[in-house]
Context: one part of a larger RNA
RNA sequence: ACCAGGGAGUUCAUAGAAGUGGCGAGGAUAAGGUGUAACAGCCGUAAACGAAGGGAAACCAACAUGCCCGCAGCCGGGCAAUCCGGUGAGGGGCGACGUCUACAAGGGCGUGUAGUCACAGCUAUGACACGAGAAACCAGUCGAUCUAGGCUUGGUCAGGGUGAAGCCGGGCGAAAGCUCGGUGGAGGCCCGAUAGGGUUCUGAUAUACAAAUCGUUCCGUUGAACUGGGCCUAGGGGUAAAAGGCUUAUCUAGACUGGUGAUAGCUCGUUCUCCGCGAAGUUGGUCGCAGCCAAGCUCUGCCUGAGAUAUCAUGUGGUGUAGAGCACUUUCGGACGACUCGGGAUCCCUUACGGGAUUUCACCGUCCUGAAAACUCCGAAGUUGCAUGAAUCGUAGAUGGCAGGAGAAGGGUACCCGGGGUAAGCCCGGCAGGCCGAGAUGGGGAGAACCGAGAGUGUGGUUAAGGUCCCUAAGUGCCAGAUAAGUGCGAUAAUGAAGGGCGUCGAGAGCCCAAGACAGUCUGGGGGUGAGCUUAGAGGCAGCUAUCCCCGAACGAAAGCGUAACAGCUCACAGACCGAGGCUCUUGGCCUCUAAAAUGGACGGGGCUAAAUCUGGCCACCGAGACCAUACCGCACGCGGGUAACACUGCGUGAUCGGGUAGCGGAGCGACCUGAUGGGAUAGAAGUAGGGCCGUGAGGUCCUGUGGACCCGUCAGUUUUGAUCAUCCUGGU
Numbered sequence: 001a002c003c004a005g006g007g008a009g010u011u012c013a014u015a016g017a018a019g020u021g022g023c024g025a026g027g028a029u030a031a032g033g034u035g036u037a038a039c040a041g042c043c044g045u046a047a048a049c050g051a052a053g054g055g056a057a058a059c060c061a062a063c064a065u066g067c068c069c070g071c072a073g074c075c076g077g078g079c080a081a082u083c084c085g086g087u088g089a090g091g092g093g094c095g096a097c098g099u100c101u102a103c104a105a106g107g108g109c110g111u112g113u114a115g116u117c118a119c120a121g122c123u124a125u126g127a128c129a130c131g132a133g134a135a136a137c138c139a140g141u142c143g144a145u146c147u148a149g150g151c152u153u154g155g156u157c158a159g160g161g162u163g164a165a166g167c168c169g170g171g172c173g174a175a176a177g178c179u180c181g182g183u184g185g186a187g188g189c190c191c192g193a194u195a196g197g198g199u200u201c202u203g204a205u206a207u208a209c210a211a212a213u214c215g216u217u218c219c220g221u222u223g224a225a226c227u228g229g230g231c232c233u234a235g236g237g238g239u240a241a242a243a244g245g246c247u248u249a250u251c252u253a254g255a256c257u258g259g260u261g262a263u264a265g266c267u268c269g270u271u272c273u274c275c276g277c278g279a280a281g282u283u284g285g286u287c288g289c290a291g292c293c294a295a296g297c298u299c300u301g302c303c304u305g306a307g308a309u310a311u312c313a314u315g316u317g318g319u320g321u322a323g324a325g326c327a328c329u330u331u332c333g334g335a336c337g338a339c340u341c342g343g344g345a346u347c348c349c350u351u352a353c354g355g356g357a358u359u360u361c362a363c364c365g366u367c368c369u370g371a372a373a374a375c376u377c378c379g380a381a382g383u384u385g386c387a388u389g390a391a392u393c394g395u396a397g398a399u400g401g402c403a404g405g406a407g408a409a410g411g412g413u414a415c416c417c418g419g420g421g422u423a424a425g426c427c428c429g430g431c432a433g434g435c436c437g438a439g440a441u442g443g444g445g446a447g448a449a450c451c452g453a454g455a456g457u458g459u460g461g462u463u464a465a466g467g468u469c470c471c472u473a474a475g476u477g478c479c480a481g482a483u484a485a486g487u488g489c490g491a492u493a494a495u496g497a498a499g500g501g502c503g504u505c506g507a508g509a510g511c512c513c514a515a516g517a518c519a520g521u522c523u524g525g526g527g528g529u530g531a532g533c534u535u536a537g538a539g540g541c542a543g544c545u546a547u548c549c550c551c552g553a554a555c556g557a558a559a560g561c562g563u564a565a566c567a568g569c570u571c572a573c574a575g576a577c578c579g580a581g582g583c584u585c586u587u588g589g590c591c592u593c594u595a596a597a598a599u600g601g602a603c604g605g606g607g608c609u610a611a612a613u614c615u616g617g618c619c620a621c622c623g624a625g626a627c628c629a630u631a632c633c634g635c636a637c638g639c640g641g642g643u644a645a646c647a648c649u650g651c652g653u654g655a656u657c658g659g660g661u662a663g664c665g666g667a668g669c670g671a672c673c674u675g676a677u678g679g680g681a682u683a684g685a686a687g688u689a690g691g692g693c694c695g696u697g698a699g700g701u702c703c704u705g706u707g708g709a710c711c712c713g714u715c716a717g718u719u720u721u722g723a724u725c726a727u728c729c730u731g732g733u
Base pairs, nucleotide, nucleotide: 001733002732003731004730005729006728009270011127012126013125014124015123016122019119020118021117022116023115026049032043033042034041053060054059063095066094067093068092069091073087074086075085076084077083096111097110098109099108100107101106130269131268132267133266137259138258139257140256141255142254148233149232150231151230152229153228154227155226156225157223159191160190161189162187166183167182168181169180170179171178172177196219197218201215203214204213235251237247238246239245272668273667274666275665276664277663282295283294284293285292286291297407298405299404300403301402302401303400307393308392309391311390312389313388314387315386316385317384318383319382323378324376325375329372330371331370333368334367335366336365337364342361343360344359345358346357347356348355349354411436412435413434416430417429418428419427420426441452442451443450456632457631458630459629460628461627462626466622467621468620469606470605471604475619477618478617479616480615481614482613488608489607499593500592501591503590504589505588506587507586508585509584510583511582512581520577521576522575523574524573526550527549528548531545532544533543556571559570560569561568633658634657635654636653637652638651639650640649641648669722671719673717674716675715676714677713678712679711680710687706688705689704690703691702692701693700694699
């Protein structure tokens, strides 16, 4: 891992509401007795419940109906109606009554009779309380065969090196003593096997040879050495050259047994089917924030009996946002003016006190230009209250009310609006009848929430979003343009910015042009004069001043290069040749530069250029579970039949029923056993293998083989009654 078997809302008590049944102003017994094979039955009338309430108590003590409205039903009228009238159980409103309070008013609780017992299901509470799961806490026992320390009695330590004290001898000295040579053999001395250890490779191993091993290297070997046997110290205790180490693979408090099914607001799991409805992640409280209680949202049942308002329009109110504005508050920049109270600077006068003038800042006034979440003279869209109408829903019962069962109380995201942050698939809020959650299906390459669209089951058709060259269903469709960048065919990021482009296509405006434009080529481009000044020089061209006149087709007292200064070369300007458009500005498309990321690579891919790209227009077609048609299933409701009432059943209606997690409700399938009843089986039961058929499904049934003795239907009852999952348990493979 697979298979088989086991495996989780139970039981009792007490309450609650609803259902069914019995009896009913009462209903029923309990313990116990009797009785039975065991139930049953019979006796048992005590307590409790109900039939009267109010009041703390003393105490007092209620409508067997007075009036009105009116649902269903019934009756009448009417040809009939969605018409009219009468009556009207139940229901509602007045009134009345009891009692307490009280002021005479008012108020509270009651009153015109329904309970009680049982049963199955649901829920609550108490109990282990749906199953499994802690780490812990306490008590009592068992452990020092591992390991720590200690006591006792034994054992072990190749070889080599170094050479302490002491001693002997020589030399020196007055002596103390010093010194040299031997001898000697000390040491938690040195090197290094065997012991013992476990340093490095942070090597190998890593479901291992091994729940600590292997290799290499290293430490260490007369000592605080190593080691055998025996003994001692025990769990808040021991032992510890101290690491919270060790105390039998267990240690920041051992193991085992018990309290014990500890507790767990946490985690995982919780077993057959179909049908109907269908959430919430919000508000308040909480030693509350992973929980719980109440409300809201949901399911189921009942009561009542006529209106309701998610939507739209109109009318009429609320509001102070976006925007705008500067009238207030705060604030940025500037101009002008006036003025004196004030600050600074400079100057003048004065012996001094002080005074004067100019200027600047502040202040004041007027004006211009701005800013604001905590500014507003203004002010939308929106949003919201009320009214009327439309529309829709509603007697097939809405709105409203009551009772019982829940779940949930981590939400997320698109659009829009905010706060924080450089930003974020970021954090924190608002909005809301979008969507996901709990929503399948088509499109978007792929995708929770983007676009289309809300899926009962089939069959056939039509469309939506999106597409139509091939992959791939449908146009290599039509008309007119653009693009040359593979731009693009791409809305995750980047639709890639500021700023550029004599890329190209448009639009507008101005100017020149057959009296010849623009460009090109040829020619001229002069004289007074080398203007004057300056200067070593200054001659168009260092600098300053002026910038005139003449010839003329034109020619600057010179636009640039150049020289020391001249010279020289161009330009402006003009003529000739040529022969048709040219120049400038503004603006709009598409394109382009700007443009950098890590293996080679992504428009989904192939690939595409008068397109398979972009812009504008047109016609076809494809394309969902949507829509249409048709058949069927379920459900709901209506009218009949039927019943005491359900059930059941026939016909009809449903454009306005049939997605669904948590969850609620309903109806069923299957299993073991029991009772009653009806059946099958050696002419072959159960079980088992394969197959056919039926049912929406759980499942049922039939056939054949195997097997060899029991099995099944129906109506009731009972329950340790249904498993792919709990790192589930046991076994097998």
Record summary
The part of an RNA shown here (large-subunit ribosomal RNA, domain II) has 733 nucleotides and comes from a Candidatus Thorarchaeota archaeon. NCBI's taxonomy places the organism under Archaea, Promethearchaeati, Candidatus Thorarchaeota. Its mean pLDDT, the model's own confidence on a scale to 100, is 83. Its Rfam family is "Archaeal large subunit ribosomal RNA". The family has 91 seed sequences and 2,955 matches in Rfam 15.1. The literature on the family includes a 2002 paper in BMC Bioinformatics by Cannone et al., "The comparative RNA web (CRW) site: an online database of comparative sequence and structure information for ribosomal, intron, and other RNAs". The RNAcentral record of the full RNA draws on ENA.